[in-house]
RNA sequence: GCAGUCGUAGCUCAGUGGAUUAGAGCGUUCGGUUGCGGUCCGAAAGGUCGGUGGUUCGAGUCCUCCCGAUUGCA
Numbered sequence: 001g002c003a004g005u006c007g008u009a010g011c012u013c014a015g016u017g018g019a020u021u022a023g024a025g026c027g028u029u030c031g032g033u034u035g036c037g038g039u040c041c042g043a044a045a046g047g048u049c050g051g052u053g054g055u056u057c058g059a060g061u062c063c064u065c066c067c068g069a070u071u072g073c074a
Base pairs, nucleotide, nucleotide: 001073002072003071004070005069006068007067010026011025012024013023028044029043030042031041032040050066051065053063054062
């Protein structure tokens, strides 16, 4: 330099045939349980889905460019 894949909550990820309201596990906080802690149970907070522009009535999802990570080729 060329080509491919990936980027979603603090972490690991699902959702990628365009419309359900953006979710799960772990973690955090609060409460219950316990002599205390852990385990277990309940609840809550936490995201402008890497950035930008576009297509569309409607975009995490499709398209352009940029950024970052990674793989292959040279």